[in-house]
RNA sequence: AUCUGACAAGGGCAAACUCACCGAAAGGUGGGGACGCAAAGCCAACGGACCUAAAAGCGGGUGCUAUGGUGGCCGGGUUACAAGA
Numbered sequence: 001a002u003c004u005g006a007c008a009a010g011g012g013c014a015a016a017c018u019c020a021c022c023g024a025a026a027g028g029u030g031g032g033g034a035c036g037c038a039a040a041g042c043c044a045a046c047g048g049a050c051c052u053a054a055a056a057g058c059g060g061g062u063g064c065u066a067u068g069g070u071g072g073c074c075g076g077g078u079u080a081c082a083a084g085a
Base pairs, nucleotide, nucleotide: 002085003084004083012037013036017032018031019030020029021028022027035072041078042077043076046075047074048073049070050069051068056065057064058063
């Protein structure tokens, strides 16, 4: 430096739910809490998928549309402890 996820050690993160706040909503932030995770660290200005639709636009109308969101949806990029090869 690269690969691996079996074996340890030190550990790390934190789903659902709940409380407070932000938001039209999806969802986010903080506290509690652990379903799980070897990247469940980071990137949404790389591609896909999915969620929401207040305003605005389109539509005769039920509605449609992301500029909003999800990295714990996937691919990808990038950084990284220990162990083994």

A computed fold for an 85-nucleotide RNA from Pelotomaculum propionicicum, annotated as c-di-GMP-I riboswitch aptamer. It was read from a public genome assembly, where an Rfam model found it. Its Rfam family is "c-di-GMP-I riboswitch aptamer". About the family: GEMM was predicted in a large-scale screen for bacterial structured RNA regulatory elements. The coordinates come from a structure-prediction model, not an experiment, and the mean pLDDT is 88. The organism belongs to Pelotomaculum, within Bacteria.